Context: one part of a larger RNA
C1' cells in the first nucleotide's frame, strides 16, 4: 500500500509443512502343521533402540558477578585487616540462566477409496468362468484422523464490540473533541536489528531498601587456652549474583496521529 468509513479482539480454514520408525519378551501354544527335528498365522500384555517435542522437579555439567581455602610478590606507615598482580593465580564448593548423559510426553484408535492378491453372482459361449453388466475382502503405500503455519485464500472471507463532532467564518479555512494507535520513557517471559510481551504515578515496569530462600560454611573484633604455629567462647556466625514476596525512595518526562468523497 491494498482489502471501498475508522478501530480493537476473537475467529473459519483454501492451501501448504511435519509425524506417521524398528526390535524384542510374555500370552494365545510347544497349539495348529510335521514321522522327526522343528514350528507358526492370528490374539493379548509389556519393555527397549533409534528419532522427534517439551522442560529444569531430579542427576549432573557450565556458573571469569556468589563463599571458603591457599602460595609468591607489591600496595594500604607498621601489626591485624584487606586490596591489586601471577591462567579466574591456584584449589574446593556453588543461585539464576542455559545445559544432557538428567525428566515428561510422542508416534494410539478408528475410517473412505485402492494395488497385487483373493472372492461372490453371472452371461456372451444351455456348460464352464471373479468380468462383459454388477456386488466384495484387501497393504508400512494413498486420502482423512495427529502437530504446526495459514485470508496478499488480490475469489483479500466470518463474528463481537468500540467510535465519528463543536465553536468561529460568507467562504475558502482555523481552533477543539475524538474509539484508538504511534513516536518517546521503565523493561523482558522477547530478541542481530525490527517486531513481540509487561508496564508508563489511577504505576510495582526496572533499580534502590527490607524480609525469605539458596550457597558457602563458623567473618571482623574482643575474650580465654598456649612459649608458640594455633586452638576454644562469642558464632550454624559473616557474607551471598542473575530468585521469590514486599515497599514509590529514584526513574517511566513529554509530545504527536487518528475515521463517509475517495
Nucleotide at each position: 500500500c491494498g482489502c471501498a468509513c475508522g478501530a480493537a479482539a476473537c475467529u473459519u480454514g483454501a492451501g501448504g509443512a511435519g509425524a506417521u520408525u524398528c526390535a524384542a519378551u510374555c500370552u494365545u501354544a510347544g497349539u495348529a502343521c510335521g514321522a522327526a527335528a522343528g514350528g507358526a498365522c492370528u490374539u493379548u500384555a509389556u519393555u527397549g533402540g533409534a528419532c522427534u517435542c517439551a522442560g529444569c522437579u531430579c542427576u549432573g555439567g557450565u556458573g571469569u558477578u556468589c563463599c571458603a581455602g591457599u602460595u609468591g610478590u607489591c600496595a594500604c606507615g607498621c601489626u591485624a585487616g584487606u586490596g591489586g598482580c601471577a591462567c579466574g593465580g591456584c584449589u574446593g564448593g556453588g543461585u539464576a540462566g542455559c545445559u544432557a548423559u538428567c525428566u515428561g510426553g510422542g508416534g494410539a484408535a478408528u475410517g473412505g477409496a485402492u494395488a497385487a492378491a483373493c472372492g461372490c453372482u453371472g452371461a456372451a459361449a444351455g456348460c464352464a468362468u471373479a468380468u462383459a453388466a454388477g456386488c466384495g475382502u484387501g497393504a508400512a503405500g494413498u486420502c482423512g484422523g495427529c502437530u504446526c503455519c495459514g485470508a496478499g485464500a488480490u475469489u483479500a472471507g466470518g463474528u463481537u464490540u468500540c467510535g465519528u463532532u463543536g465553536c468561529a467564518g460568507u467562504a475558502a479555512u482555523g481552533c477543539g473533541a475524538g474509539a484508538g494507535u504511534c513516536c518517546c520513557c521503565u523493561g523482558a517471559u522477547a530478541g542481530a536489528c525490527a517486531a513481540u510481551c509487561a508496564g508508563g504515578u489511577u504505576g510495582a515496569u526496572a533499580g534502590g531498601u527490607c524480609g525469605u530462600a539458596u550457597g558457602u560454611g563458623u567473618a571482623a573484633g574482643g575474650u580465654c587456652g598456649g612459649u608458640a604455629a594455633c586452638g576454644g567462647c562469642u558464632u550454624a556466625a559473616g557474607c551471598u549474583a542473575a530468585a521469590c514476596g514486599a515497599u514509590a525512595c529514584u526513574a517511566a518526562c513529554g509530545g504527536a496521529c487518528g475515521a463517509a468523497u475517495g